[in-house]
RNA sequence: GGGCUUGUAGCUCAGUUGGUUAGAGCUUCCGACUCAUAAUCGGGCGGUCGUAGGUUCGAGUCCUACCGGGCCCA
Numbered sequence: 001g002g003g004c005u006u007g008u009a010g011c012u013c014a015g016u017u018g019g020u021u022a023g024a025g026c027u028u029c030c031g032a033c034u035c036a037u038a039a040u041c042g043g044g045c046g047g048u049c050g051u052a053g054g055u056u057c058g059a060g061u062c063c064u065a066c067c068g069g070g071c072c073c074a
Base pairs, nucleotide, nucleotide: 001073002072003071004070005069006068007067010026011025012024013023019057028044029043030042031041032040050066051065052064053063054062
């Protein structure tokens, strides 16, 4: 220098052919249960979907550039 792949909550991830509130588990916080703790159960908080543009009535999803990670070639 070139190619492929990946980026969604504090962590691990899902998200269907672009379509009606952006979700799950774990963590954390509150509560119930208990003499108490753990376990269990209920609830809450938490997001510029890497950044900036574009296409579209509509983008996490499609296109372009850039940034970060991983792999390969030279």
This is a predicted structure of a 74-nucleotide RNA (transfer RNA) from an uncultured Pseudomonadota bacterium. Rfam family: tRNA. Its family is annotated with triplet codon-amino acid adaptor activity in the Gene Ontology.